This is a predicted structure of a 92-nucleotide RNA (c-di-GMP-I riboswitch aptamer) from a Gammaproteobacteria bacterium. The sequence was found by an Rfam model in a public genome assembly. The source organism's lineage runs through Bacteria, Pseudomonadati, Pseudomonadota and Gammaproteobacteria. The coordinates come from a structure-prediction model, not an experiment, and the mean pLDDT is 82.
RNA sequence: AUCUGAAAAAGGCAAACCUGACCAAAGUCAGGGACGCAAAGCCACGGGUCCUCGUCUCCUCUUUCCGGACCCAAGACAGCCGGGCUGCCGUC
Numbered sequence: 001a002u003c004u005g006a007a008a009a010a011g012g013c014a015a016a017c018c019u020g021a022c023c024a025a026a027g028u029c030a031g032g033g034a035c036g037c038a039a040a041g042c043c044a045c046g047g048g049u050c051c052u053c054g055u056c057u058c059c060u061c062u063u064u065c066c067g068g069a070c071c072c073a074a075g076a077c078a079g080c081c082g083g084g085c086u087g088c089c090g091u092c
Base pairs, nucleotide, nucleotide: 004090005089012037013036017032018031019030020029021028022027035079041085042084043083045082046081047080048077049076050075054072057069058068059067
């Protein structure tokens, strides 16, 4: 230095849920709380999943509105997988 994570040591993060705020939503942030995590540190590059205020088209409705389906765009998830970068301690 690379691979690697049985046993340690120092620690770290924080699921569900509850409270408050943001948001159309998915979801995010803060506090509490721990299911778990050797990168559960960071990055939307690839795949995947989620959402629909908005756009196109169609259907329904007496017309419009409302409602429903679908497409596109936009957004989200790094604790879904892969990938990139960085990192503590140790075994061989």